[in-house]
Context: one part of a larger RNA
Molecule: small-subunit ribosomal RNA, central domain
Organism: Candidatus Altiarchaeota archaeon
RNA sequence: UUGGGCUUAAAGCAUUCGUAGCCUGUUUGGUAAGUCCCCUGUGAAAUCCUGUCGCUUAACGGUAGGGCUUGCGGAGGAUACUGCCAGACUAGGGGCCGGGAUAGGUCAGGGGUAUUCCUGGGGUAGCGGUGAAAUGCGAUAAUCCCAGGAAGACCACCGAUGGCGAAGGCACCUGACUGGAACGGGCUCGACGGUGAGGAAUGAAAGCUAGGGGAGCAAACCGGAUUAGAUACCCGGGUAGUCCUAGCCGUAAACGAUGCGGACUGAGUGUUUCUUGAACUUCAUGUUCAAGAAGUGUUGAAGGGAAACCGUUAAGUCCGCCGCCUGGGGAGUACGGUCGCAAGACUGAAACUU
Numbered sequence: 001u002u003g004g005g006c007u008u009a010a011a012g013c014a015u016u017c018g019u020a021g022c023c024u025g026u027u028u029g030g031u032a033a034g035u036c037c038c039c040u041g042u043g044a045a046a047u048c049c050u051g052u053c054g055c056u057u058a059a060c061g062g063u064a065g066g067g068c069u070u071g072c073g074g075a076g077g078a079u080a081c082u083g084c085c086a087g088a089c090u091a092g093g094g095g096c097c098g099g100g101a102u103a104g105g106u107c108a109g110g111g112g113u114a115u116u117c118c119u120g121g122g123g124u125a126g127c128g129g130u131g132a133a134a135u136g137c138g139a140u141a142a143u144c145c146c147a148g149g150a151a152g153a154c155c156a157c158c159g160a161u162g163g164c165g166a167a168g169g170c171a172c173c174u175g176a177c178u179g180g181a182a183c184g185g186g187c188u189c190g191a192c193g194g195u196g197a198g199g200a201a202u203g204a205a206a207g208c209u210a211g212g213g214g215a216g217c218a219a220a221c222c223g224g225a226u227u228a229g230a231u232a233c234c235c236g237g238g239u240a241g242u243c244c245u246a247g248c249c250g251u252a253a254a255c256g257a258u259g260c261g262g263a264c265u266g267a268g269u270g271u272u273u274c275u276u277g278a279a280c281u282u283c284a285u286g287u288u289c290a291a292g293a294a295g296u297g298u299u300g301a302a303g304g305g306a307a308a309c310c311g312u313u314a315a316g317u318c319c320g321c322c323g324c325c326u327g328g329g330g331a332g333u334a335c336g337g338u339c340g341c342a343a344g345a346c347u348g349a350a351a352c353u354u
Base pairs, nucleotide, nucleotide: 004325005324006323007308008307012322014202015201016200017199021195022194023193025089026088027087028086029085030084031083033082034081035078036077037076039074040073041072042071048066049065050064051063052062053061054060092192093189094188095187096185097184098183104178105177106176107175108174109173110172111155112154115151116150117149118148119147120146121145122144126137127136163170164169207248208247209246210245211244212243216242217241221237222236223235224234259321260320261319262318263317264316267299268298269297270296271295272294273293274292275291276290277289278288279287280286303310304309327354328353329352336347337346338345339344
């Protein structure tokens, strides 16, 4: 609890879809619910204000009038705005058409180098590792060279300041199926829109369940070093795991630490995609330049900001809707609830302390 805020001080939900709610383009007519005006009824008394009167005065009390009671009911009127009803429109939004761009997704097939292991051949005493070493491997022939085979994982160069996706994320090649966005269109529908409490779906890594797989790497673990110690950093090994299929978990510095949508507000310079035009031309799916649109960077006017900085991709100026914050610790703890196989997740205090 009026307000003020949320990049970094506390604070934007991990992301999207979407129910209720809230908000909603231009225009015509109607209605008169909201709204506004007038009249009227009611809105007890006391209390309050003014006049006057009574107790010697005051306090107090009587009486007359006013006010308060911010409200509710009724009658009449106004119609700009909001609502409701009916109609029209096209600037928002959707659909359709066109040729392009794209690591968007799923599935299938194919390929490549390296690594490890196995087999055969060659070859001989070391190899490996480090700051230096040692553990380790090696006469059962290692390391090294050549040939062949097997397995699993990964995808150098291109590669970018690049592209795509709602986010997480996505990169060897080809095919099938499939999603979204941009550009262009005097094609079409005609406000169908925005946000979104609850809700649903998606959601890296790790972890869990079941079944496969296991080359390399590697928590735990075992050794060797280092050290005062060394439960580490370095070295030699090494199991879960990492991979696949099916299911669960639902969290991250899930970050732009910046919610979504719309409108407005100087410029310069890169880059990606599309469209249009021009020049060049080896006529090629070519090169260069200019303009427009949509992304993605950077520098910066105004403005903003505590500053760092932001600055048409706003943290500027406004509108709509949602979420969240309110000193530090206790504590993202306890308790309860929901979910989960579990790990735990979500929701989430208080005493006390300062």